[in-house]
RNA sequence: GAUAAAGGCAAACCCGUCGCGAGGCGGGGACGCAAAGCUAUGGGCUCUUAACCGUCCCGAGGGGGGGACGGAUAAGGCUGCCAGGCUACCGAA
Numbered sequence: 001g002a003u004a005a006a007g008g009c010a011a012a013c014c015c016g017u018c019g020c021g022a023g024g025c026g027g028g029g030a031c032g033c034a035a036a037g038c039u040a041u042g043g044g045c046u047c048u049u050a051a052c053c054g055u056c057c058c059g060a061g062g063g064g065g066g067g068a069c070g071g072a073u074a075a076g077g078c079u080g081c082c083a084g085g086c087u088a089c090c091g092a093a
Stems, first nucleotide, its partner, number of pairs: 001090001008033002013028006031080001037086003041083003044078003049074002052071007
């Protein structure tokens, strides 16, 4: 894939639990989904921590410090954001 049938998954939210967090898992629940099955491989989004770089601010006046924002790196999270890879149920014309 057909406005068919069978079967499937389950957003938000709530409860429990794990995690600093993003978020994971279990139960309830259905907004949706034809790969909403699996995979963090590329892009994207996101969290936490550390040191680094830049900008700005504060402080001190023998002090060499502190803070905010941004960038990039490392290690995480998301496959129901888009691609890539792998696999698969049912079924007419």
Molecule: c-di-GMP-I riboswitch aptamer
Organism: soil metagenome